The prediction has a mean pLDDT of 77. TPP riboswitch aptamer (THI element) from Pseudofulvimonas gallinarii, 99 nucleotides, folded computationally. It was read from a public genome assembly, where an Rfam model found it. Rfam family: TPP riboswitch aptamer (THI element). From the family's description: Vitamin B(1) in its active form thiamin pyrophosphate (TPP) is an essential coenzyme that is synthesised by coupling of pyrimidine and thiazole moieties in bacteria.
């Protein structure tokens, strides 16, 4: 000195599930409660190509549970959004230069 972290602003893109109890018009919806996780229409939760934020495959496979994408596979697989812009100068890495 670069880069990324972490804040700030603008744009953009994602998810929203199980169970228990309760009202109920018994169609299902509404509130209350637990479980896991950053986020369970919720918090600017989270991610934006050097992209596992999230989709698809999936009524998938195997393990766990009151159950449940809870866990792992599947995944070096296919797709996924534009990231830009400032400040700090604390920490990570990294290049040169001097000791």
């Nucleotide at each position: 000195g670069a880069u990324g972290u972490u804040c700030g602003c603008c744009g953009g893109g994602g998810g929203u599930g199980c169970c228990g109890g309760u009202c109920u018009u018994c169609g299902u919806g509404g509130c209350c409660g637990g479980c896991u996780g950053a986020g369970a229409g919720a918090g600017u939760c989270u991610c934006c190509u050097g992209g596992a934020a999230c989709c698809u495959g999936a009524u998938c496979c195997g393990g766990u549970u009151u159950g449940c994408a809870c866990c792992g596979g599947c995944g070096u697989a296919g797709g996924g959004a534009a990231g830009g812009c400032g400040a700090a100068g604390g920490c990570a890495u990294u290049g040169c230069c001097c000791g």